[in-house]
RNA sequence: UCAGCAUCUAGACGAGUGGAGGGACAGGCCCUUCGAAGCUCGGCCAACCGACCGCAAUGGCACGGUGGCAAUACCGCCGGAGCCCUCGGCAUGAUGCAUG
Numbered sequence: 001u002c003a004g005c006a007u008c009u010a011g012a013c014g015a016g017u018g019g020a021g022g023g024a025c026a027g028g029c030c031c032u033u034c035g036a037a038g039c040u041c042g043g044c045c046a047a048c049c050g051a052c053c054g055c056a057a058u059g060g061c062a063c064g065g066u067g068g069c070a071a072u073a074c075c076g077c078c079g080g081a082g083c084c085c086u087c088g089g090c091a092u093g094a095u096g097c098a099u100g
Base pairs, nucleotide, nucleotide: 002100003099004097005096006095007094008093013042014041015040016039017038021031022030023029027075028074043069044068045067048065049064050063052060053059073092078089080087081086082085
């Protein structure tokens, strides 16, 4: 990196540094000099894997490994059904994990 499986409308932020972008993606719409991204420190959320507990559970715990802390994965893209706004999918993306 690719293929596979699972989840994705819940939850959780402050400071320092930095100095103009960011929200993956057309297009929208938002956030942002009342300071973006990134980096550092500390905090918090959650429970995918390991450890531990449990007869067991779709269970518990939160020690370790990740991950995350604006807005439904912000809406949306391709398409189906009703009917002008909803519902269901596909694709893509993100995260975790075993094997190759």
Model confidence (mean pLDDT): 85 of 100. A computed fold for a 100-nucleotide RNA from a Planctomycetota bacterium, annotated as SAM riboswitch aptamer (S box leader). NCBI's taxonomy places the organism under Bacteria, Pseudomonadati, Planctomycetota.